Source information:
The part of an RNA shown here (large-subunit ribosomal RNA, domain I) has 616 nucleotides and comes from a Bryobacterales bacterium. RNAcentral holds the full RNA, with entries from ENA. The coordinates come from a structure-prediction model, not an experiment, and the mean pLDDT is 81. Lineage of the source: Bacteria > Pseudomonadati > Acidobacteriota > Terriglobia > Bryobacterales.
[in-house]
Context: one part of a larger RNA
């Protein structure tokens, strides 16, 4: 140097996956002084560390599921539980030490110290358990200076804030490295990043809004217009809108005029008692084709008492069939249906009058608020749940033969190799004592219409629009720069009004600021389901498949690892043997296998070594 070969040495491959990774469709979108989030210390018969748990401490009570075994990973000894129904799962409550926003004070977190009140211990001290005492805002009561009333501050009681949370979301604050082949305007960018605030979304939103002489009608998002018009050391580069198609659709409240109560500075009067600025309450009102208050008129509509008219009824008159007594008879007396008229009470009617009110009703929609009931549908344990035998071959049969069967089930998983039929389960049905989530719809309740004309008068958001100077935002760099925002200076108009339409003016056309609310279409995912992968497969895939933000570094802030696989099943090698009562071996035994022996699947490759060979 080569070639073997090695119970060398080493962990690459290969194969698996318990862990990630992405995305989809659901669910939730919050916890917290009723003490969160995170921890600290304890907590087991024997207990270091994880998990659970809180001195009631791997637990308690209870309602419900399920039904034979249990006493977490995690074996062992020892005790025990359990068809009087345990373990376990789910609903609901009790306990919950100490620190944390931490809240009696303190404080180097997990300590120290305290005051009041109760109730034990014979208790005024001492001690112990228990409840209480923090800070802002807010209403409330009680009290209170300088200073008379008063406020101010002080006490008290009561609700509410606070702190934590992955990203979306608006607002207030804001770089720089870069690019521009240097650099300054510019860019990166309203990007990182800091604060500060809200919700399951946030914002934005019902035209002082485009548009063009034709119209369209809040906003938000998505396709196109479109790398267009434009803007730009006209560089680098930044980049609209109208319109068009989709998505989704919803539209109201108030402020003032006027009314009407309350309070009420002030003020007049001797007094009684007036007068009354403001404030605030309820009505009223919401708009541009102007809208609205108010006054008239017309109308509708309710009440009130009078007039008409009616009548089941009562009183009074006046007439009276009939029938009964009498009488020789005219006729008389008794009763009495009903008719007439009349009276007032009593109900009625009225598209009649008169007078008072505008509180409003039916009727017709409508509701995003409020309560209240609730079919009915999930949720948060669970149930039933078809169908196979045999030979063979092996260490085992799910392989192979052979020969049946189910199937709304042949998804997938395990099981000693590859199972529709052995096990879990898959279709397909079923199920809640309890506590929870959406909920047609019902009921109060709100609210619209249900109201025309006409007009003198009033209103219709003021330090506001608007200008002027400095900014700054619009795609738009101060441009010919309009529209928006404001820091500082002037400073309107009132419906014959007032804004816009890209300097400015006219015409014309839109529209009505200076007050406020709004669902859906949209964004995003710490967390939980179920599911899918031409994602990964242990140097990949999360930093983390293993007891990982862990060991270890760092004063800290922070940084940040390595590390998976025996075997079907521990059957984990009993017993001899060499040793130091060793490590390690060697026999025997287990096992399919031990070159599977826990330094353990598979076991390349550097290295090491030992044998031959061959070069110097």
């Nucleotide at each position: 140097c080569g070639u073997g070969c090695g119970u060398g040495g080493g962990g690459a491959u290969g194969c698996c996956u318990a862990g990630g990774c992405a995305c989809a469709g659901g669910a939730a979108g919050g916890c917290g002084a009723a003490g969160a989030a995170g921890g600290a210390c304890g907590u087991g018969g024997c207990c270091a560390a994880c998990u659970g748990c809180g001195a009631a401490a791997a637990g308690c009570u209870u309602c419900g599921g399920g039904g034979a075994g249990c006493g977490g990973u995690a074996a062992g000894c020892a005790c025990g539980c359990u068809g009087u129904g345990a373990u376990c799962c789910g609903g609901a409550g009790a306990u919950g030490u100490c620190c944390g926003a931490a809240u009696g004070g303190g404080g180097g977190a997990a300590c120290c110290c305290a005051c009041c009140g109760a109730u034990u211990g014979u208790g005024a001290a001492c001690a112990a358990u228990c409840g209480g005492u923090a800070u802002c805002c807010u209403a409330c009561g009680c009290u209170g200076a300088a200073c008379a009333c008063a406020u101010a501050g002080g006490c008290g009681u009561a609700g509410g804030a606070a702190g934590c949370g992955a990203a979306c979301c608006c607002g207030g604050g804001g770089a720089a490295g870069u690019g521009a082949a240097c650099c300054a305007u510019c860019u990166c960018g309203g990007u990182a990043c800091c604060c500060g605030g809200a919700g399951g979304a946030g914002a934005a939103g019902a035209a002082a809004a485009c548009a063009a002489c034709c119209g369209u009608g809040a906003u938000u998002c998505c396709g196109a217009g479109a790398g267009u018009a434009g803007u730009g050391g006209c560089g680098a580069g930044c980049g609209a809108a109208a319109u068009c198609g989709g998505a989704g659709a919803a539209g109201c409240c108030u402020a003032a005029a006027c009314c009407a109560g309350a309070u009420g500075a002030u003020u007049c009067g001797c007094a009684a008692g007036g007068a009354g600025a403001a404030u605030c309450u309820g009505g009223g009102g919401u708009u541009g084709c102007a809208g609205g208050a108010c006054c008239a008129c017309a109308a509708a509509u309710a009440c009130u008492a009078g007039a008409u008219g009616a009548u089941a009824g009562a009183g009074c008159g006046u007439c009276g069939a009939g029938c009964g007594g009498c009488g020789a008879g005219a006729g008389c007396c008794g009763u009495a249906a009903g008719a007439c008229g009349u009276u007032a009470c009593a109900u009625c009617a009225u598209a009649u009058c008169a007078g008072u009110g505008u509180g409003a009703a039916a009727g017709a929609g409508g509701g995003a608020u409020a309560a209240g009931g609730g079919a009915g549908c999930g949720u948060u344990a669970a149930c039933u749940g078809a169908a196979c035998g045999g030979u063979u071959u092996g260490g085992a049969a799910a392989g192979a033969c052979c020969g049946g069967c189910c199937a709304u089930a042949g998804a997938g998983g395990g099981u000693g190799a590859c199972a529709g039929c052995c096990c879990c389960g898959u279709a397909a049905g079923u199920g809640a004592a309890a506590a929870u989530g959406c909920a047609a719809u019902c009921u109060u309740c709100c609210u619209u219409u249900g109201a025309g004309u006409g007009g003198c008068u009033c209103c219709u958001a003021a330090g506001u629009a608007c200008c002027g100077c400095g900014g700054a935002a619009c795609a738009c760099g101060a441009g010919a720069a309009a529209c928006u925002c404001u820091g500082c200076g002037g400073g309107a108009a009132a419906c014959u009004g007032c804004c816009g339409g890209g300097a400015c003016c006219a015409u014309c056309c839109g529209g009505c600021a200076a007050g406020g609310c709004u669902a859906a279409a949209u964004a995003c995912u710490c967390u939980c389901c179920u599911g899918u992968g031409a994602c990964c497969g242990a140097u990949a895939g999360u930093g983390a498949a293993c007891c990982a933000g862990u060991a270890c570094c760092g004063u800290g802030a922070g940084g940040g690892a390595a590390a998976g696989g025996u075997g079907a099943a521990a059957a984990g090698a009993a017993c001899c043997c060499c040793u130091g009562c060793g490590a390690g071996g060697g026999g025997a035994g287990u096992g399919a296998a031990a070159u599977a022996g826990u330094a353990a699947c598979u076991g390349a490759a550097a290295c090491c070594g030992c044998a031959c060979g061959c070069c110097u």